[in-house]
């Protein structure tokens, strides 16, 4: 250089164009003498950036950035 994937919560990951979610973690409450376990609740998101298509985009298209793999 060419080809092909990935980028979403603090971490690991879902989400068939129609309300952005789960597990773990964090905080609080219940339970306990206390801790752990268990149960409940809460906080936490510019869905990598920009532009386009659409009534509506994490999702489709273009481009940029970072990154994995293959190949020369």
């Nucleotide at each position: 250089g060419g080809g092909u994937g990935g980028u979403u919560a603090g971490c690991u990951c879902a989400a068939u164009g129609g309300u952005a979610g789960a597990g773990c973690g964090u905080u609080c409450c219940u339970u306990u003498u206390a801790c752990a376990c268990a149960g409940g609740a809460a906080a936490g998101g510019u869905u990598a950036g920009c532009g386009g298509u659409u009534c509506a985009a994490a999702c489709c298209c273009g481009u940029u950035a970072c990154u994995g793999c293959c190949u020369a």
Molecule: transfer RNA
Organism: Thraustochytrium aureum